């Protein structure tokens, strides 16, 4: 000099749960992981607060159920893209 290597991000697919409102998000406070080591940022998990949402068709004699299309700042696993500043370390 070059290159490789994480948590995660977006996008798409599939499979779910909500939708009688819980997840998400946002905010404090604690713990956890965190390129290969410290390490800064994100990032998970519990507790607490404040705030908010789209629902409609269909089948059934009725009812209870069923079901299909959306909607949800929605979970998970594939996949493709992208992928830590600083100091060390690894390959040429």
């Nucleotide at each position: 000099c070059a290159g490789a290597g994480u948590a995660g991000a977006u996008g798409u697919c599939a499979c779910g749960c909500g939708u009688u409102a819980a997840g998400u998000a946002c905010c404090a406070a604690a713990g956890g992981a965190u390129g290969g080591g410290a390490g800064u940022u994100g990032c998970c998990u519990u507790u607490g607060g404040g705030c908010g949402a789209a629902a409609a068709g269909c089948c059934a004699a009725a009812a209870a159920g069923g079901u299909u299309u959306g909607c949800g700042g929605u979970g998970u696993g594939g996949c493709a893209u992208u992928g830590c500043a600083u100091c060390c370390g690894c390959u040429g």
Molecule: THF (Tetrahydrofolate) riboswitch aptamer
Organism: mouse gut metagenome